The RNA shown here (SAM riboswitch aptamer (S box leader)) has 87 nucleotides and comes from an Acidimicrobiales bacterium. The organism belongs to Acidimicrobiales, within Bacteria. Rfam family: SAM riboswitch aptamer (S box leader). Rfam links the family to the GO term regulation of gene expression. Its mean pLDDT, the model's own confidence on a scale to 100, is 81.

RNA sequence: UGCCCAUCAAGAGCAGUCGAGGGCCGUGGCCCUAUGACACUGCCGCAACCUGCCCUCGGGCAAGGUGCGAACGCCACGCGAUGGAGU
Numbered sequence: 001u002g003c004c005c006a007u008c009a010a011g012a013g014c015a016g017u018c019g020a021g022g023g024c025c026g027u028g029g030c031c032c033u034a035u036g037a038c039a040c041u042g043c044c045g046c047a048a049c050c051u052g053c054c055c056u057c058g059g060g061c062a063a064g065g066u067g068c069g070a071a072c073g074c075c076a077c078g079c080g081a082u083g084g085a086g087u
Base pairs, nucleotide, nucleotide: 004084005083006082007081008080013043014042015041016040017039021032022031023030025078026077027076028075029074044069045068046067049065050064051062052061053060054059073079
C1' cells in the first nucleotide's frame, strides 16, 4: 500500500512561537482567520479502539499505545479519516 472489521450528530482548551492562509483532496456552497487563523511546542483535558485489572460474563475500573479538544467527517456528490486484525 491493498483486502477485512468497527466508528465517525456525544465529550473535552489554555499558554508560547510563527506569520497568511486554513477547514484531507476535487467541484459547488458555507465558514474560520492580522482581535493572529493553520501549523508546531508545552501543559491540561475528553473518549475508551488496542492494553491491564476485577467480574455475578451483563459489565465495571485504570489510562500504558493510538485518537481527539470550531462548526454532524462543516454541508452535497465522489469519497475520506481514525482504530483494530491478518498478510